[in-house]
Context: one part of a larger RNA
Molecule: large-subunit ribosomal RNA, domain V
Organism: Bacilli bacterium
RNA sequence: CCCGCGACUAGACGGAAAGACCCCAUGGAGCUUUACUAUAACUUAAUAUUGAGUAAUCGAGAUUUAUGCACAGGAUAGGUAGGACGCUUUGAGACAGUGGCUUUGGCUAUUGUGGAGCGGUCGUUGGGAUACUACUCUUAGAUUUUGAUUAUUCUAACUUCCCCCUUACCGGCGGGAAGGACAGUGUUAGGCAGGUAGUUUGACUGGGGCGGUCGCCUCCCAAAAAGUAACGGAGGCGCCCCAAGGUACCCUCAGCAUGGUUGGAAAUCAUGCAUCGAGUGCAAAGGCAUAAGGGUGCUUGACUGCGAGACAAACAAGUCGAGCAGGGACGAAAGUCGGGCUUAGUGAUCCGGCGAUUCCGAGUGGAAGGGUCGUCGCUCAACGGAUAAAAGCUACCCUGGGGAUAACAGGCUGAUCUGAUCCAAGAGUUCACAUCGACGAUCAGGUUUGGCACCUCGAUGUCGGCUCAUCACAUCCUGGAGGGGAAGUACCUUCCAAGGGUUUGGCUGUUCGCCAAUUAAAGUGGUACGCGAGCUGGGUUCAAAACGUCGUGAGACAGUUUGGUCCCUAUCUGUCGUGGG
Numbered sequence: 001c002c003c004g005c006g007a008c009u010a011g012a013c014g015g016a017a018a019g020a021c022c023c024c025a026u027g028g029a030g031c032u033u034u035a036c037u038a039u040a041a042c043u044u045a046a047u048a049u050u051g052a053g054u055a056a057u058c059g060a061g062a063u064u065u066a067u068g069c070a071c072a073g074g075a076u077a078g079g080u081a082g083g084a085c086g087c088u089u090u091g092a093g094a095c096a097g098u099g100g101c102u103u104u105g106g107c108u109a110u111u112g113u114g115g116a117g118c119g120g121u122c123g124u125u126g127g128g129a130u131a132c133u134a135c136u137c138u139u140a141g142a143u144u145u146u147g148a149u150u151a152u153u154c155u156a157a158c159u160u161c162c163c164c165c166u167u168a169c170c171g172g173c174g175g176g177a178a179g180g181a182c183a184g185u186g187u188u189a190g191g192c193a194g195g196u197a198g199u200u201u202g203a204c205u206g207g208g209g210c211g212g213u214c215g216c217c218u219c220c221c222a223a224a225a226a227g228u229a230a231c232g233g234a235g236g237c238g239c240c241c242c243a244a245g246g247u248a249c250c251c252u253c254a255g256c257a258u259g260g261u262u263g264g265a266a267a268u269c270a271u272g273c274a275u276c277g278a279g280u281g282c283a284a285a286g287g288c289a290u291a292a293g294g295g296u297g298c299u300u301g302a303c304u305g306c307g308a309g310a311c312a313a314a315c316a317a318g319u320c321g322a323g324c325a326g327g328g329a330c331g332a333a334a335g336u337c338g339g340g341c342u343u344a345g346u347g348a349u350c351c352g353g354c355g356a357u358u359c360c361g362a363g364u365g366g367a368a369g370g371g372u373c374g375u376c377g378c379u380c381a382a383c384g385g386a387u388a389a390a391a392g393c394u395a396c397c398c399u400g401g402g403g404a405u406a407a408c409a410g411g412c413u414g415a416u417c418u419g420a421u422c423c424a425a426g427a428g429u430u431c432a433c434a435u436c437g438a439c440g441a442u443c444a445g446g447u448u449u450g451g452c453a454c455c456u457c458g459a460u461g462u463c464g465g466c467u468c469a470u471c472a473c474a475u476c477c478u479g480g481a482g483g484g485g486a487a488g489u490a491c492c493u494u495c496c497a498a499g500g501g502u503u504u505g506g507c508u509g510u511u512c513g514c515c516a517a518u519u520a521a522a523g524u525g526g527u528a529c530g531c532g533a534g535c536u537g538g539g540u541u542c543a544a545a546a547c548g549u550c551g552u553g554a555g556a557c558a559g560u561u562u563g564g565u566c567c568c569u570a571u572c573u574g575u576c577g578u579g580g581g
Base pairs, nucleotide, nucleotide: 001581002580003579004578005577006576007575008574010573011572012571014568015567022402023401024400025399027398028397029394030393031392032391035199036198037197038196039195042191043190044189045188046187047186048185049184051154052153053152054151055150056149057148058147059146060145061144062143063142064141065140066139068137078136079135080134081133082132085119086118087117094113095112096111097110098109099108100107101106158179159178160177161176162175163174164172165171202214203213204212211231215237216236217235218234219233220232238383239281240340241339245299246298247297248296249295250294251293253277255273256272257271258270259269279288280287282345284343285342286341303326304325305324306323309320310319311318315384328337329336330335351377352376353375354374355373356372357371359370360369409456410454411452412451413450415449417445418444419443420442421441422440426436427435463538464536465535466534468530469527470526471525472524473523476501477500478499479496480495481494482493483492484491503517504516505515506514507513544562545561546560547559548557549556550555
């Protein structure tokens, strides 16, 4: 060096299982509920099956009778129309009695006596005779028809039971009892309805959740055209104004100084200086004194039909606009005026409402309906708006995917961390530097907590313990030196040094830590926080269960508690032993 055999498992990001954690899908399923929409069941009513009688109440119709009081006014005037006469021996006025109503004044019905009159037309009133006739309203009574409700009775529908027939169930040419037009059943409508069903439950996001945001305007970022991102830095808007619009004409502010009654730092007044520091309806920017700022007069162009041409722009939207026609406002005129100093003050389509219309109008004429023009109804604010209409849990979970994206480990970084160095204020009785060293500065390391999300989600097993270790040195002990605020013993600090060594117990799953007893000492770190194809499985981190808390609930909790399957026969590299050539 080659080839075996027996062993061991550090590596082959070993094998197994398209990761169960995490995220995503306009994926699925199970469950919940005061999510949405349906619906079974239940319930209420009407109606059919469903008939008869009595009583009461109520409604409607018909007939008849009564009823009606503001003030003024003979006095208790319902309304309208006609109307000059009407009632009366078929018994008027008056008197007496009885009943009803009542605003206490009277109205009305009836009986008796009695035997001839009574009322209107005329004056008071907005309206004139209940003198008379007709119609009718309010309120009330009586009769009748019809309907309803309530109560009650009946029996023949219907229901249940018993007897008979039938082997039995079903059933009946049957009989009886109890109930009874109820119940039951059908239809229609309302209520309730996680009992059941179908679904929804947004996106962005230095993983996801929680929080925040989502459209529009202004500035910076933005790199001197335009444009330009971020969960970058600052702020605003979801209106307002009939004048704060149009036009003609006129005016100049803030501030300061001085003077001046009450007047003071600031009120109003006067003089001077004052180019813009004021003001502009509202945020900012850009503008503006020739004013776009401040006033006065007259007004409605805050018009109708259009629009050459541009800006901007994926589209859809958005912006500017000379000029033409019509009919106007202001101005002597030239002219200006299609809102506001400008840039925010907003919402597509569908559906529907309203107004107008020389449009269409299913054989024709109309109509219904539609079109066109104008206009209205959306915090459709998740603001290019999925529906008219929608929340949650899943550790019982499933599928498809992702290292496009988190948890472990690695990588990059090194804020944080550990160590070192520089400067030296100060402490050290004096004295910065024996020792310690603030405020700061410069490095190193890659053990902490992080940041990033680069390999791995068709799997890189995660804390601690056990076993076995190996390396670094920033050395705990042992060894050698320097300095000391080193008398000695001890000790402090610095330098060299990694050969060897570096304990046993109690508590806790613990690493750590505290305690006890030792020791020369009981080092700090790296090795996938070394080591689960070497062991364990106490913790964490499935399914069961409980407590506390939260939640209406399903359920949830870096809260607690009990329980809970750890697979692999070694091919290669590696290591140990052994044999042959």